[in-house]
The prediction has a mean pLDDT of 86. A computed fold for a 108-nucleotide RNA from a Bacteroidia bacterium, annotated as SAM riboswitch aptamer (S box leader). Rfam family: SAM riboswitch aptamer (S box leader). Rfam's curators write: The SAM riboswitch is found upstream of a number of genes which code for proteins involved in methionine or cysteine biosynthesis in Gram-positive bacteria. The model forms 97% of the base pairs in the Rfam consensus. It was read from a public genome assembly, where an Rfam model found it.

């Protein structure tokens, strides 16, 4: 890097180094950032995918958090494509779907 399945409007930050960008990519919008961005490190936390225990109608349920990941501004920040509704025909609306992306588990 690829495939399959599941989830993605909840939740959870301080310090150190660093020194100008960042919010995946393209475009637009809107935000965050010298009251210190990215990145790295430490500590803490959140969650509960893997995991542990118990129960079970064997499909799940409840509890837990030592370990493996993940995560800790804003919905995956929003829009783009399709579909549906409305329209003064300019557009507007939609916890609808697709695409893309992220994470986990498994597979080759």
């Nucleotide at each position: 890097a690829u495939g399959u399945u599941a989830u993605c409007a909840a939740g959870a930050a301080a310090g150190g180094u660093g020194g100008a960008g960042g919010g995946a990519a393209u475009a637009g919008a809107c935000c965050c950032g010298a009251u210190g961005a990215a990145a790295c490190c430490u500590u803490a936390g959140c969650a509960a995918c893997c995991c542990u225990u118990u129960c079970u109608c064997c499909u799940g349920a409840a509890a837990g958090a030592a370990g493996g990941u993940g995560c800790u501004a804003a919905a995956u920040u929003c829009u783009a494509c399709a579909c549906g509704g409305c329209u003064u025909c300019g557009g507007c609306c939609g916890a609808u779907g697709a695409u893309a992306g992220a994470u986990a588990a498994c597979a080759a």